[in-house]
Molecule: small-subunit ribosomal RNA
Organism: uncultured bacterium
RNA sequence: AGAGUUUGAUCCUGGCUCAGGACGAACGCUGGCGGCGUGCCUAACACACGCAAGUCGAGCGAAGAAUUUACCAUGAAGCCUUCGGGCAGAUUGAUAAACUUCUUAGCGGCGGAUGGGUGAGUAACGCGUGAGGAACCUGCCUUCUACAAGGGGAUAGCCUCGGGAAACCGGGAUUAAUACCCUAUGACACUAAUUCUCUGCAUGGAGAAUAAGUUAAAGCGUUAGCGGUAGAAGAUGGCCUCGCGUCCCAUUAGCUAGUUGGAGUGGUAAAGGCACCCCAAGGCAAUGAUGCGUAGCCGGACUGAGAGGUUGACCGGCCACAUUGGGACUGAGACACGGCCCAGACUCCUACGGGAGGCAGCAGUAGGGAAUUUUCGGCAAUGGAGGGAACUCUGACCGAGCAAUGCCGCGUGAAUGAAGAAGUACUUCGGUAUGUAAAGUUCUUUUAUUGGGGAAGAACGGCUAGUGGAAAAGCUAGAGUGACGGUACCCAUUGAAUAAGCCCCGGCUAACUAUGUGCCAGCAGCCGCGGUAAUACAUAGGGGGCAAGCGUUAUCCGGAAUUAUUGGGCAUAAAGGGUGCGUAGGCGGCAAGUUAAGUUUAAGGUAUAAGCUCAUGGCUCAACCAUGGGAGGCUUUAGAAACUGGCUAGCUAGAGUGCAGUAGAGGCAAGUGGAAUUCCAUGUGUAGCGGUAAAAUGCGUAAAUAUAUGGAGGAACACCAGUAGCGAAGGCGGCUUGCUGGGCUGUAACUGACGCUAAGGCACGAAAGCGUGGGGAGCAAACAGGAUUAGAUACCCUGGUAGUCCACGCCGUAAACGAUGAGUACUAAGUGUCGGGGGAACCUCGGUGCUGAAGCAAAUGUAAUAAGUACUCCGCCUGAGUAGUACGUGCGCAAGCAUGAAACUCAAAGGAAUUGACGGGACCCUGCACAAGCGGUGGAUCAUGUUGUUUAAUUCGAGGAUACGCGAAGAACCUUACCAGGCCUUGACAUCCUCUGCAAAGCUAUAGAGAUAUAGUGGAGGUUAACAGAGAGACAGGUGGUGCACGGUUGUCGUCAGCUCGUGUCGUGAGAUGUUGGGUUAAGUCCCGUAACGAGCGCAACCCUUGUUGCUAGUUGCCAUCAUUAAGUUGGGGACUCUAGCGAGACUGCCAGUGAUAAACUGGAGGAAGGCGGGGAUGACGUCAAAUCAUCAUGCCCCUUAUGGCCUGGGCUACAAACGUGAUACAAUGGCUGAAACAAAGAGAAGCGAAGGGGUGACCUGGAGCGGAACUCAUAAAAGCAGUCUCAGUUCGGAUUGGAGUCUGCAACUCGACUCCAUGAAGUCGGAAUCGCUAGUAAUCGUAGGUCAGCAUGUCGCGGUGAAUGCGUUCCCGGGUCUUGUACACACCGCCCGUCACACCAUGGAAGUUGACAAUACCCGAAGCCAGUGAGCUAACCGUAAGGAGGCAGCUGUCGAAGGUAGGGCCAAUGACUAGGGUGAAGUCGUAACAAGGUA
Repeated sequence: AGAGUUUGAUCCUGGCUCAGGACGAACGCUGGCGGCGUGCCUAACACACGCAAGUCGAGCGAAGAAUUUACCAUGAAGCCUUCGGGCAGAUUGAUAAACUUCUUAGCGGCGGAUGGGUGAGUAACGCGUGAGGAACCUGCCUUCUACAAGGGGAUAGCCUCGGGAAACCGGGAUUAAUACCCUAUGACACUAAUUCUCUGCAUGGAGAAUAAGUUAAAGCGUUAGCGGUAGAAGAUGGCCUCGCGUCCCAUUAGCUAGUUGGAGUGGUAAAGGCACCCCAAGGCAAUGAUGCGUAGCCGGACUGAGAGGUUGACCGGCCACAUUGGGACUGAGACACGGCCCAGACUCCUACGGGAGGCAGCAGUAGGGAAUUUUCGGCAAUGGAGGGAACUCUGACCGAGCAAUGCCGCGUGAAUGAAGAAGUACUUCGGUAUGUAAAGUUCUUUUAUUGGGGAAGAACGGCUAGUGGAAAAGCUAGAGUGACGGUACCCAUUGAAUAAGCCCCGGCUAACUAUGUGCCAGCAGCCGCGGUAAUACAUAGGGGGCAAGCGUUAUCCGGAAUUAUUGGGCAUAAAGGGUGCGUAGGCGGCAAGUUAAGUUUAAGGUAUAAGCUCAUGGCUCAACCAUGGGAGGCUUUAGAAACUGGCUAGCUAGAGUGCAGUAGAGGCAAGUGGAAUUCCAUGUGUAGCGGUAAAAUGCGUAAAUAUAUGGAGGAACACCAGUAGCGAAGGCGGCUUGCUGGGCUGUAACUGACGCUAAGGCACGAAAGCGUGGGGAGCAAACAGGAUUAGAUACCCUGGUAGUCCACGCCGUAAACGAUGAGUACUAAGUGUCGGGGGAACCUCGGUGCUGAAGCAAAUGUAAUAAGUACUCCGCCUGAGUAGUACGUGCGCAAGCAUGAAACUCAAAGGAAUUGACGGGACCCUGCACAAGCGGUGGAUCAUGUUGUUUAAUUCGAGGAUACGCGAAGAACCUUACCAGGCCUUGACAUCCUCUGCAAAGCUAUAGAGAUAUAGUGGAGGUUAACAGAGAGACAGGUGGUGCACGGUUGUCGUCAGCUCGUGUCGUGAGAUGUUGGGUUAAGUCCCGUAACGAGCGCAACCCUUGUUGCUAGUUGCCAUCAUUAAGUUGGGGACUCUAGCGAGACUGCCAGUGAUAAACUGGAGGAAGGCGGGGAUGACGUCAAAUCAUCAUGCCCCUUAUGGCCUGGGCUACAAACGUGAUACAAUGGCUGAAACAAAGAGAAGCGAAGGGGUGACCUGGAGCGGAACUCAUAAAAGCAGUCUCAGUUCGGAUUGGAGUCUGCAACUCGACUCCAUGAAGUCGGAAUCGCUAGUAAUCGUAGGUCAGCAUGUCGCGGUGAAUGCGUUCCCGGGUCUUGUACACACCGCCCGUCACACCAUGGAAGUUGACAAUACCCGAAGCCAGUGAGCUAACCGUAAGGAGGCAGCUGUCGAAGGUAGGGCCAAUGACUAGGGUGAAGUCGUAACAAGGUA
């Protein structure tokens, strides 16, 4: 950094897709280790169980336990004993005391407002950032000042009584405080007042003085200290206010009554409609109010070159919430996650009376889900609460566990090793690959295992000792403190030992072969693979990539300049509003001064930390971590003044006014004119008129059409008329008058930036249409009729109503187009035209056209009238279809218009240009293409081929032209491939191996249909057994399939004149040029011109034949002269014919004309032949997947006792029918009979076969001659001559059939040809249609060959006789060049549209139904604050006591959650039926579009 995909190819436009990175991920396959991170994104769903907030006995009383001492009692072991007892005193108990220790329910204090969780709500001063508070509060902490005097009354606990299942509650008695109350003292505190000083941007603030009033406290403590009260400061934390920023929808446009403001009062820590009373009527909104939807915000994270886009897990800051809703209490702080009250839902307990609960703390459970961990250890560290402290508590935190969930690191070994092992795969069978890979040899030991050693993290506090000091504080030393953990790390032991997968291999995109499969199974991110040779499916071998991971899926950014600020566009690809006026807004001429908002410079503040980045350092490296620097926004102050903005006073070049002229279908109104159509009247006149491609409907003898005169009425204005004019656009056309808008030119008197654009808004706005009233000649939707047609609801014709016209009012759209918004400036020329001006061969201003430079553009094109170069403003676009549709809204009488989606479907849709092909497009040319002719086919009979049918088989192929007398140049057997039956299985044929060898062919005999089998005879060939037989297997064999796997060959366009290349040039390119053009030719033949110059394959020529002639040569050919014969028979001759070799000849060479003086053409001369002399061979690049696997060859597939081989018989010869090609005819240009002429070219030995003889004949006999200029086939026939027939189904015609024969051949039944006799069918010239032929041709006549035993109407040659016509290119068909259109490229046998039918999908409407949400009105009204009341109750104070002050319960009221009722709003889901849309290999009907698409 790009790539694939629209096309036959190209360049664009444009979408879709891919390669990259990321992730709190999930899924599939796989899985060795370690470090550091991370881990419910879903149900703010419900939660069992344990823990997560306590602490203080140095605040208090009390209870309990322990210790010590004293004393009393008790009296074990033991000792002594006079056995009576004594000593001794463990132990136990009671009592008392103690500056003794410990525990703790309660009162009291502090803390439970932090920490931890979650993201439901919130579009907000919620958050971010920067300010302000002269409008505020602040426990614990720090500093400073002052103080703490004297009293009092209660109450928990404990005890007792009682109620209750429980939770818990009530009565009585008693008691303490750092709990509570009163008095005192008291200010620099507070309240209000007066005076003064200083000061601020405003309200105000600060300070001083005066004299009043109000208000405080608590103790504890082994004496260090810890607390308490008031005040002044600080710090910290909080509260409030403001500027700026902060998602989508306008198919949400109006919202708001405490609403906006004021005065007052209340309330709060505090400003404030925060609340209330009164007053005013404001406030917000297109710079988006209100409403709906969505969402915690940020530091940051991901991506990106950046600008941006997306995101808000972890970590950090703020906010909000704690089962849902409401509420307050306490307190420095809460309207309080592990507090209280109430209401709702849910769960649990219950004795049914009543109670209890809240994991969005840590673990964990169920559920949901694609999906997210242990009911772990420890307070050792860091931090927090309490405490004087020890210490206690701490699921914060530190750690461990689980998970490849991510990042980073390491390993799965290293060196050597060619017999290139084996195996596997492929193979051209030779080999190649896997592959130094393995094995083998020599090493190493990270990691894993086992054993041993073994940290740092630990510093404190307290204790002990020392030091220090007035005492402390402090300092030094010591012992002691680790969950992790016997962990990290280190050493050793054994041994390559313990460790590799996943995806991909058609292109994009690195990596290829085989087999299987056969549009099946399947793949696929896009293009697309798969229908028998799949590098795309599946498997295998091999290869590529990454690697403890690899792929897939989801999502985000990128690529995507496909939202374009950086950085896009709008003539034709999507896109300029139909046009103007104008509001807001945006932008704005010259010069001066001033200001400092924008701008810019410097400095200050802030921008938490982390992150990012740079540098350095620490874990062996890295990830990770640490230290230092940097980056960005906002704000304050000071400076600068060019530019933009503001202000002031000016200027005249923009703009406007005036004055003088000027052109015009500009507009409106009134009047008026002639031509024409139609109608009416009258005259003339008579049978048609009209209409069309042709007709008909229609009109007309009741007098039309035509013609003449007169009249009526409406509409439109010929010629002039012009890429002429005017207008903003739509649009405007006879003439005259009136009213009126704008433009242009000249002038330079006036104003002095007054300008440009223009969202909303307003106005105008063709045609059609609508409303009301007129009018109505012509034209003419609808409608009717006539034609056309398969149909014809059309095109054509005859009629004809709305409408077209006028007035008034609507509508508001058009391909409203230059498909080109408006304005200003600048940027080569040339030329036409309209209107002005000047000193007028020229210049200039304003319009309107053409051609063109630069430039631009994808190209076409545009080019001073820009689509160029720039600036300003507006409108609009972002793939195609769905769709300008649906819903909603506005407008409209309606029609409808404006605004304007989505689901779903596709990988394209589209623009311009290129090459072809095509056109019921155009031009030119050509061909027996038509025309002009001659003869046929199509009708008949037969022959032959084909289809079809039949059959055991009727073998196969060929199918418009380019199959059909074709393969087949010849099916009785054979051929033969088909069928039936009988046989063979290494085979009829080839190669190899083993064995045997008197064995083969032929002949004879037997059996058999034959193949074959057996026997005899026979004796070739063979011994390296080459021959024959037997055997086993490799293999043979296949006319089996595929001509759409192929070679070769062939047909056809077409013997048409075309098809290409090199270099150059043009074009971004496909491509073009050359090859086009002007002539000419049979020809891309030649000439000329020319950005082309040359060349190749084709054309032509070279080849064969034929036509003339010379030379040479004369046998088998020939015979003029000489001789001779029946006869060129013979002698002779080479002259002639002829034969066959070599030459000559024809080249537009010559002449004339035409033409450009060219090429060439026309005519002529000469010549046997004249313009290619006639004929043949020769077939360019290519087309038709044309034909052939059955000529041959051949890949692959298939058969292998058969799809191979042999044999007999049958079939290919069938026969209702159809078609093609032919033969013969229908007759007199003829038939028949007779006599009698003239060829050419061929063939011949298993052959041609003469003469002679026989037969009516086919033919038989015969065997001369001939491998051929000699002999034979072999008489040519038509023609000509003579005769006969006389127009008939015939003396035409010969089919068919009967009989008798001949020949070939093993064999003529199926199934040959010929002969003779007899028979004597159809047919009297052929419908629609169609074929051949241009000269020795058509037509006609015979003749030969090949094939072949036999069989020819076919075919291929040969000659004889021998025409007619061609004006010409309008038309049919084929072809060629150029041009044009195209939506075709499989190329018109193309493409393609709509209804209907069927299936599926999403969507709209719909009587309704269900649910959610927010609000309105009313009802009810919990808890609770506040207010009132308080007849009941009442410790502290006062009071000689009666009471009072104060307080409480209770009650009432305002507000008030949940709930209820009602009518609406809005959203979602669903709904019989219904509407259109989309999609779907082969459905129906037509043919609308693309070519002039057949009616543009």